[in-house]
């Protein structure tokens, strides 16, 4: 590195917002659902940043599962640090 298995937290919130689809309807439109955008609240285990102890004599640098929450995420699925097995 590849394959398989395990793998946590936090919203099924709000909107005369935008779009797709389905159903009903002659239509206007209504309802449901998905995606996007915005708002508020929240989470830490992709990535990123900071730091105690410690390490390198000092400078300076490295550095956690700690801290931050830029990024990411907040039913499930997916993703997922990390762990186990095989190659």
């Nucleotide at each position: 590195g590849c394959g398989c298995g395990g793998g946590a937290g936090a919203g099924u919130c709000c909107g005369c917002g935008g779009g797709g689809c389905a159903u009903g309807g002659c239509a206007a439109c209504a309802u449901g659902u998905c995606c996007c955008c915005g708002g508020c609240g929240c989470c830490g285990a992709a990535g990123g940043a900071g730091c105690a102890a410690c390490c390198g004599c000092c400078c300076c640098g490295g550095a956690a599962a700690c801290u931050c929450u830029c990024a990411g995420g907040c039913c499930a699925c997916c993703g997922g640090a990390c762990c186990g097995c095989g190659c």
Molecule: Glycine riboswitch aptamer
Organism: Erythrobacter litoralis